[in-house]
Context: one part of a larger RNA
RNA sequence: GCCUACGAGUUGGUCGUGACCGGCGAGGUUAAGUACCUAAGAUACGGAGCCGAAGCGAAAGCGAGUCUUAAAAGGCGGUUAGUCGGUUGCGCCAGACGCGAAACCUUGUGAUCUACCCUCGUCCAGGAUGAAGUUCCGGUAACACGGGAUGGAGGUCCGAACCAAUAAGCGUUGAAAAGCUUCUGGAUGAGGUGAGGGUAGGGGUGAAAGGCCAAUCAAACUGGGAAAUAGCUCGUACUCCCCGAAAUGCAUUUAGGUGCAGCCUGCAGGAAGUCACACAGAGGUAGAGCUACUGAUUGGAUGAGAGGGCUUCACCGCCUAUCAAGUCCUGACAAACUCCGAAUGCUGCUGUGAUGCUCCUGUGGAGUGAGGGCAUGGGUGCUAACGUCCAUGUCCGAGAGGAGAAGAAUCCGGACCACCGUCUAAGGUCCCGAAGUGUACGCUGAGUUGUCCUAACGAGGUGCGGCUGCAGAGACAGCCAGGAUGUUGGCUUGGAAGCAGCCAUUCAUUCAAAGAGUGCGUAACAGCUCACUGGUCGAGCGGCCGCGCAUGGAUAAUGAUCGGGCAUAAGCGUACCACCGAAGGCGUGGGAUUAGCAAUAAUCGGUAGGGGAGCAUUCCGUCCGGCGUCGAAUCCGAAGGGGUGACCCGCGGUGGAGCGGACGGAAAAGCAAAUGUAGGC
Numbered sequence: 001g002c003c004u005a006c007g008a009g010u011u012g013g014u015c016g017u018g019a020c021c022g023g024c025g026a027g028g029u030u031a032a033g034u035a036c037c038u039a040a041g042a043u044a045c046g047g048a049g050c051c052g053a054a055g056c057g058a059a060a061g062c063g064a065g066u067c068u069u070a071a072a073a074g075g076c077g078g079u080u081a082g083u084c085g086g087u088u089g090c091g092c093c094a095g096a097c098g099c100g101a102a103a104c105c106u107u108g109u110g111a112u113c114u115a116c117c118c119u120c121g122u123c124c125a126g127g128a129u130g131a132a133g134u135u136c137c138g139g140u141a142a143c144a145c146g147g148g149a150u151g152g153a154g155g156u157c158c159g160a161a162c163c164a165a166u167a168a169g170c171g172u173u174g175a176a177a178a179g180c181u182u183c184u185g186g187a188u189g190a191g192g193u194g195a196g197g198g199u200a201g202g203g204g205u206g207a208a209a210g211g212c213c214a215a216u217c218a219a220a221c222u223g224g225g226a227a228a229u230a231g232c233u234c235g236u237a238c239u240c241c242c243c244g245a246a247a248u249g250c251a252u253u254u255a256g257g258u259g260c261a262g263c264c265u266g267c268a269g270g271a272a273g274u275c276a277c278a279c280a281g282a283g284g285u286a287g288a289g290c291u292a293c294u295g296a297u298u299g300g301a302u303g304a305g306a307g308g309g310c311u312u313c314a315c316c317g318c319c320u321a322u323c324a325a326g327u328c329c330u331g332a333c334a335a336a337c338u339c340c341g342a343a344u345g346c347u348g349c350u351g352u353g354a355u356g357c358u359c360c361u362g363u364g365g366a367g368u369g370a371g372g373g374c375a376u377g378g379g380u381g382c383u384a385a386c387g388u389c390c391a392u393g394u395c396c397g398a399g400a401g402g403a404g405a406a407g408a409a410u411c412c413g414g415a416c417c418a419c420c421g422u423c424u425a426a427g428g429u430c431c432c433g434a435a436g437u438g439u440a441c442g443c444u445g446a447g448u449u450g451u452c453c454u455a456a457c458g459a460g461g462u463g464c465g466g467c468u469g470c471a472g473a474g475a476c477a478g479c480c481a482g483g484a485u486g487u488u489g490g491c492u493u494g495g496a497a498g499c500a501g502c503c504a505u506u507c508a509u510u511c512a513a514a515g516a517g518u519g520c521g522u523a524a525c526a527g528c529u530c531a532c533u534g535g536u537c538g539a540g541c542g543g544c545c546g547c548g549c550a551u552g553g554a555u556a557a558u559g560a561u562c563g564g565g566c567a568u569a570a571g572c573g574u575a576c577c578a579c580c581g582a583a584g585g586c587g588u589g590g591g592a593u594u595a596g597c598a599a600u601a602a603u604c605g606g607u608a609g610g611g612g613a614g615c616a617u618u619c620c621g622u623c624c625g626g627c628g629u630c631g632a633a634u635c636c637g638a639a640g641g642g643g644u645g646a647c648c649c650g651c652g653g654u655g656g657a658g659c660g661g662a663c664g665g666a667a668a669a670g671c672a673a674a675u676g677u678a679g680g681c
Stems, first nucleotide, its partner, number of pairs: 001681006011094003015091010027051003033045003036041001055062002065076003097235002100232001104225003108221002115199009124189001126158003129154001133150006162186003167182004201217001203213003238614006248261005262368002264365007273355006279348003287340001288338002294334002299329004305323002307320004371396010401412003416590004421586003427580003430565003436577001438576006449567002457552002461549010478536005484509003489503003515530001519528002591604005615670001617667008626659002635653003640649003
C1' cells in the first nucleotide's frame, strides 16, 4: 500500500414539547398491589394519584371576573376540548454519534540502572623528582648558616592495568535504542571497584546539569475515580425526488463558542405581495458658490493704528524701501461651511398595467453567525497592496458548459434525460484547430504589432487637416559677383580698428545693396563669413497649430518565444457580407414535480440544511398445506430481461443443505476515508 472482517445519533426516563394514528370525551386515565392462570395477558379488580373543566390576587379572599385604588385609567383572565395509549421529530437528564489529550486525586510497587550515604573488603606494572627529619664535615662565643650523605614527603611528574570521554572519522532501517578506530584526561587520590545495607514521588538524592530515581523525569511506574473533561481536530456507511441558505445586526471574561433577530425548510390558516409608468411627498448628497455665514486664502489699491526718524521747553506738526485692522478690485478653497442645488434612491396615504408558490400569521426542524473577487460611491493607506473598513450591485461560495493558451469569481450563458438534428452568444475563421489566405478604402516599415501595462521628456520618421508668409515684376537652395565711405564713431585701455567692456539721435554719405556690424579669427590690425544687393537657374519654397501611425526613453535573476508555427498581413483603423462556435434558443422522443376533472401549462444546477418516497441486510408472526440431493444458501461470469436508481429476476459454472414469496413487526440494519482496529498478502 491493497484485500477481507470489524468500525460511529443508540438505549432508559409515568421528563418536556410538537406532528400523525387510535380509544373515550366535560371528562380522560389508573399506579403499587390483588385475583385468575394453560406461564400466557390487548385479562379482571384496584380511582390513591395525575391532567383538564376558571380566573385574579403576595394573601385573607372574591369569582366571569379579579387586582391596584378614594375613584378612574390600567394589568391579567373570560363566549368550552381535553385526556390516555402507540409511532415519530426535537429538547432535557444520563458516557448520549465515535475515537483522541496534556493533566488532577487516590491505593500501591520500585535505589538489581543511577545519585548520595553507612559497614566490611579489595585494586593501583614500571620509571622520575627528592620536602621535613637524621647524620658527617665546615662554620659561630653559642646559635644561625653552608656543603656531603642519609631519608622518602606530595589532591608531585612520566606512563600500563583501571576509570574517564578531548578532537576527528566511521556508524545513523547501526554489530550497538550511545558503539568502533585513532588521538586525548586522571592514574596514592575529593582515586577505582566488590558485597551487604539506607534514603521514595511535591518525595529522595544532587562538587547544581532541572541532573538522576530500572532505555520513562520541570514531578517515576502500576491499579482505581474513569467512558475525567475537550466551546478543539478528525471521522460518521444505500438510492431517487422537491425546496434550498448564511458568513449580517445586537449582546456576550465575547471574538474560530453561544443567545435573540435575519436568511432556508415542513405543516396549517389567511389575503395580500412585488414590479413598471404616471402623480403626490420628505430631503441637503454630486455639482456649484462664498461682499450669504464659519474657517482658510493669491495679487493689487487705499490705509485707521503701531514702529522708526526729524523738530520742539511742551503741545502741534512733517517724513517713511517697516508692520498692519478695515474697505475696494482681483484669483482660488472646505467631511465636520452653505445664498443655492440636481440625477438616482426612499415613501404611497393614490391611479393604470404586468406578474402570479409572491406576501402575511401561527407552529415543528434547521444550518449560518471565518466569507471572497469584480464594478461603482467613500474612509484609512502612499488616490500602495490579491491591503484594510463601510455602502449599493453582481458573481464565486453552493454553478457544470463555451471564450480568455493554461486560470473560483473577467466575458457569454444557468446543465431533468436522449439525438451522427438545426440557429446563435461571447469569441473567432493561414496551419496546429471548427470556420474567409473574404470584399472596399486608408495607415504602419518599427516584426511596431499580432491579448499584461508604460510616463515625463526628446526627435527635419511618415500620412492627413487648418492658419499664414514669400514667389514668372523670378521666390527657396546652390553657384558667380559685390558687401563700400566719414571711420581706427566716442569713451576706456599697454592695445580696443564692426567683433574684451561702456555710451548712443547706432548718425550720415555713396548706392543695385552693404549693420558704427551675425559668427570665426588677431596682442592689436589683417584675413574668412553673415545680414543686405545684382547675376545665373526656372517652380514652387518657408513658419505655426492640430490629428493618426511609427521612433528613442525601455533594466532581473534556470532557455527563449505573439499559446506555438509563423505573418509585411495572418498588423492597425473604418464599413460591409458570409461562416464557425455552448449542456443557450429551437426541433423530435421520453421522465418527474406543481396546478387542473382533463386537455394542457409552468417548473426540474445545487453545498450546509429541511421535507418526501423507496432498495438491501438479520431475526420474529400469519399465510402460501411455497422451493430444495431431479441440488438450498454461497461464490464466479463485460453476455438475457425489469427498474430513474439503490437493486431485482433469469441463465451457465461452483457448491453440497438448507431457503424463499406476500402482508405486518423488530433492529448489533448498509463504509473509502477516522496518521481507524485485527488478520492476510

The part of an RNA shown here (large-subunit ribosomal RNA, domain II) has 681 nucleotides and comes from a Bacteroidales bacterium. The organism belongs to Bacteroidales, within Bacteria. The coordinates come from a structure-prediction model, not an experiment, and the mean pLDDT is 83. Rfam family: Bacterial large subunit ribosomal RNA. The full RNA is in RNAcentral, with records from ENA.